[in-house]
Molecule: c-di-GMP-I riboswitch aptamer
Organism: unclassified sequences
């Protein structure tokens, strides 16, 4: 000698998720950060209709590519 999963309040969204806080440590050698290409999640408006869907403009980087950046060592 880093992050901080599950869980619990509160705040927030239509939801999916998010923030903070407590809480513990799931698990990560990038699980720092970016929504670009995929994936999955959600479906409020829209749109369809007795099949009950269909749809991202929302959302996930701790789903995987990509791109930026980074600690230690060795050469």
């Nucleotide at each position: 000698g880093g992050u901080a999963a599950a869980c619990c309040c509160u705040c927030u969204g239509a939801a999916a998720g998010g923030a903070g806080g407590g809480g513990g440590g799931c698990a990560c050698g990038a699980a720092g950060c970016c929504a670009u290409g995929g994936g999955u999640c959600u479906a409020a408006a829209g749109u369809a209709u007795u099949c009950a869907g269909c749809u991202a403009u929302g959302a996930u980087c701790g789903c995987c590519g990509g791109g930026c950046u980074g600690c230690a060592g060795c050469a």